A computed fold for a 111-nucleotide RNA from Melioribacter sp., annotated as SAM riboswitch aptamer (S box leader).

RNA sequence: GUAUCAUCAAGAAAGGUCGAGGGAACAGGCCCGAUGACACCUUGGCAACCAUCCCUAAUUGGGAAAGGUGCCAAAUCCUGCCCCAACUUUAUGUUGCGGGAAAGAUGAGAA
Numbered sequence: 001g002u003a004u005c006a007u008c009a010a011g012a013a014a015g016g017u018c019g020a021g022g023g024a025a026c027a028g029g030c031c032c033g034a035u036g037a038c039a040c041c042u043u044g045g046c047a048a049c050c051a052u053c054c055c056u057a058a059u060u061g062g063g064a065a066a067g068g069u070g071c072c073a074a075a076u077c078c079u080g081c082c083c084c085a086a087c088u089u090u091a092u093g094u095u096g097c098g099g100g101a102a103a104g105a106u107g108a109g110a111a
Stems, first nucleotide, its partner, number of pairs: 002110001004108005013043005021032003026080004044072003049068002052064004076103001081100003084096004088091001
């Protein structure tokens, strides 16, 4: 890197360095940012996917702890494709913590 499976509206920030863009890509929107964002470093924290331990008949279910990852603005910031519902302005309109797909992120094991 590829395919598969699971999860993705909960949760968790201070200090330092840098200095202009950033929120994955494209488009639209919205937002963050010289009161210093983003990124990096240090410390701290959140969570519990894998591994570990305990209970359990159990491969199920529950619990502990925090070793390997991960994460710490906003839903994966929102929308984009298909379907459903409501509305009125009848437009390929608007709205919807409605459903699905696609794309993406993280983990796990596999070839």

Annotation: Its Rfam family is "SAM riboswitch aptamer (S box leader)". Its family is annotated with regulation of gene expression in the Gene Ontology.